[in-house]
Model confidence (mean pLDDT): 82 of 100. Predicted 3D model of a 527-nucleotide part of an RNA (small-subunit ribosomal RNA, 5' domain) from a Planctomycetota bacterium. The sequence was found in a public genome assembly. Its Rfam family is "Bacterial small subunit ribosomal RNA".
Context: one part of a larger RNA
């Protein structure tokens, strides 16, 4: 000198864009943060109103249940981790893949349950138990079928295991569902969606390897599933991943093992660069979800707002037993030098579900608070000398503050008041037209035109009026800027050198000056 997720002191007009729990991965009241689908299924209220007292409307609505998809994403944090965790470059002839796209082939015959519901019943509650009873795109069995799996034979190729092609035998699937329209001779035809098997694609994931990036030798030896083999188990898959047996190996001064510290990278800061430091915000990735362990479901988890067990803590209890997990968004306590609103909206972007309308979305879009940072603007402009008054200094002549003020003439940024709208909006959907599919002016799809949709921001316009808007640090040298008074090695200053003991440009005050400016200094940290 530059920088900061900064803090502290003094001060403070506005706007835009950023940014804000770095410490206790400490504890958490409260609300919200993951639902959706009636075009999968059965079942189905009440309040209220009317009443001829039978009932009707509400309403096949709400709520609940079975089922499907999602809840593995998005969001948070940096505890752990020195590791194929990350980065980069390769490999998998050793792998998986829901939703999406393409191609081919199909969808046959049956069955038994179960929630809901009803009855009885246990419990303080959480939550159940028994009997009856019903449906499905829930579940189960059989058939069919192959380019799918296993085994055998032959051929071709390669990169060691192997890969590909051809031929015979065994095992394994389906939702016959839902909806629309027309004609119907009730046989069917058509469009759309869902479903099953196989193959391919895209995207994503799993695994392996080379290389790279901390400190420490006051850590020198470490290792028994350890190193390798055979056989098996397990996995989507290779593998001591696990197991039985066999052999005795494997790593290490090019630093093993141990200890300490730490998420990693793109980047960021600094620097002419090389380098050094760093890893907030944003992006990628990993790990974690009260602490420790475990599996289930599923395409995907060993799962933040799922389950089970153990522990600590908090809460409820009728003492028998139960409930919970903010390192989501706000908010609270604590600790701390220190870090915000218990806000608005799904209008936009994106996501989940749905045929769609739509619902949900503390993701996100916005607003609020903080000079925390960067940037921009303003606090007026021009004229104005008898160089007014006052202050300060003085050699008492004067000098300086100083065109500064007063005064005159202008301007109208920001703030203020009034009025009010452009734009951020295009989808979806509705209406009209047109083309394709089709037997079809149903439906569905494509295109064009017109309408619908704004949480929040708010340009432009008018008015008034210099009015509301300057501080802070320093002035001995380094280092730009000097005098007077007070004090008298005292009080004090100080980054270093050093000032102060009676003329202090170094302490304190004043006048003046210098620097930066809505900021200026101090402290801390890095280069």
């Nucleotide at each position: 000198g530059a920088a900061c997720g900064a803090a502290c002191g003094c001060u403070a007009g506005c706007a835009g864009c950023g940014u804000g729990g770095a410490u206790u991965a400490g504890g958490c009241a409260u609300g919200c943060a993951a639902g959706u689908c009636g075009c999968g299924c059965g079942a189905g209220a009440a309040a209220g109103u009317c009443u001829u007292c039978g009932g009707a409307c509400g309403a096949g609505u709400a709520g609940a249940g079975c089922g499907g998809c999602g809840u593995a994403a998005g969001g948070g944090u940096g505890a752990g981790u020195a590791a194929c965790a990350c980065g980069u470059a390769a490999c998998c002839a050793a792998c998986g893949u829901g939703c999406c796209c393409c191609u081919c082939a199909g969808a046959u015959c049956g069955g038994g349950a179960u929630a809901a519901c009803c009855a009885c019943u246990g419990g303080a509650a959480a939550c159940g138990g028994u009997g009856g009873g019903u449906a499905a795109u829930a579940c189960c069995g059989g058939a069919u079928g192959g380019u799918c799996c296993u085994c055998g034979a032959a051929g071709u190729g390669g990169c060691a295991u192997c890969a590909c092609u051809u031929c015979a035998g065994a095992g394994g699937u389906a939702a016959a569902c839902g909806g629309c329209g027309g004609c119907u001779u009730c046989g069917g035809c058509u469009g759309u969606u869902g479903u099953u098997g196989a193959g391919g694609g895209a995207g994503c994931g799993g695994g392996u390897u080379g290389c790279g990036g901390c400190u420490u030798a006051u850590c020198a030896g470490c290792u028994u599933g350890u190193u390798g083999g055979u056989g098996g188990g397990g996995u989507a898959a290779c593998g001591g991943c696990c197991c039985a047996c066999c052999a005795a190996g494997g790593c290490u001064a090019u630093g093993a093992c141990g200890a300490g510290u730490a998420g990693c990278g793109g980047g960021u800061c600094u620097g002419a660069g090389a380098g050094g430091a760093u890893g907030a915000u944003c992006c990628g990735u990993c790990a974690c979800a009260c602490u420790g362990g475990g599996a289930c479901u599923g395409a995907g988890a060993c799962a933040c707002u799922g389950c089970c067990c153990a522990g600590a803590c908090u809460c409820c209890u009728a003492c028998g037993g139960g409930a919970g997990g903010c390192u989501g968004c706000a908010g609270u306590c604590g600790a701390g030098a220190a870090u915000c609103u218990u806000c608005c909206a799904c209008a936009a972007u994106g996501g989940a579900c749905g045929a769609a309308a739509g619902u949900c979305u503390g993701a996100u879009g916005g607003a609020g608070c903080g000079a925390c940072g960067c940037u921009g603007c303003g606090u007026g402009c021009g004229g104005g000398a008898u160089g007014a008054a006052g202050g300060c200094c003085c050699u008492a002549g004067g000098g300086u503050u100083g065109u500064a003020a007063a005064c005159c003439g202008c301007u109208g940024u920001c703030a203020c008041g009034c009025u009010a709208u452009a734009g951020g909006a295009a989808c979806c959907c509705g209406g009209a037209g047109u083309a394709g599919u089709u037997a079809a002016u149903a439906g569905c799809u494509g295109c064009u035109c017109c309408g619908c949709u704004g949480a929040c921001c708010a340009a432009a316009g008018c008015g008034a009026g210099a009015g509301g808007a300057a501080g802070u640090g320093c002035c001995g040298g380094c280092u730009a800027a000097c005098u007077c008074c007070g004090u008298g090695c005292c009080a004090g200053c100080a980054g270093c050198c050093g000032c102060g003991g009676u003329a202090a440009u170094a302490c304190g005050g004043a006048g003046g000056g210098c620097g930066c400016a809505a900021g200026c200094g101090u402290u801390g940290u890095u280069c």